Predicted 3D model of a 133-nucleotide RNA (c-di-AMP riboswitch aptamer (ydaO/yuaA leader)) from a soil metagenome.
[in-house]
RNA sequence: CGCCUAAUCCCGGCUCGGGAGCGGGGAACCCACGGUGGCACGGCCGACCGGCCGACCACAGGGGCGAAUCGCAGACGCGUAGCGCCAGCCUUCGGCGCGAGCCCGACAGCUAACCCCGCAGGCGUCAGAAGGA
Numbered sequence: 001c002g003c004c005u006a007a008u009c010c011c012g013g014c015u016c017g018g019g020a021g022c023g024g025g026g027a028a029c030c031c032a033c034g035g036u037g038g039c040a041c042g043g044c045c046g047a048c049c050g051g052c053c054g055a056c057c058a059c060a061g062g063g064g065c066g067a068a069u070c071g072c073a074g075a076c077g078c079g080u081a082g083c084g085c086c087a088g089c090c091u092u093c094g095g096c097g098c099g100a101g102c103c104c105g106a107c108a109g110c111u112a113a114c115c116c117c118g119c120a121g122g123c124g125u126c127a128g129a130a131g132g133a
Stems, first nucleotide, its partner, number of pairs: 001124004008020005021119006031109001035059004041054005061107001062104004070079003082098005089132005
């Protein structure tokens, strides 16, 4: 001087506190969704059979941040949804890279009011082509 990212800026009496801005989570109505198996109970299809719905029982837990998921007999691997970069911006083409990690703790669809939380960390050193605003 720039890049990833919400990760920035300002003030004070500066291990801390406050504010702005940015970002995330929880949480109604309406709306949406509501697995698999069992079933001797209830309701319905007039009855049987068969079925549907419900109750009950069992099994599988489920969710959040983030691009970071999923598949593969080979797993410090290969591919992949997805994401980032190539120095003002957009589109296309081309090239390169990432495709992690952590948390909640049986609980969370959406969600007005309202409530809660975060602002860390890690990198780079001269810039691809065409078209467009």

Background
It matches the Rfam family "c-di-AMP riboswitch aptamer (ydaO/yuaA leader)". Rfam describes the family as follows. This family represents a conserved RNA structure found upstream of the ydaO and yuaA genes in Bacillus subtilis and related genes in other bacteria. The coordinates come from a structure-prediction model, not an experiment, and the mean pLDDT is 79.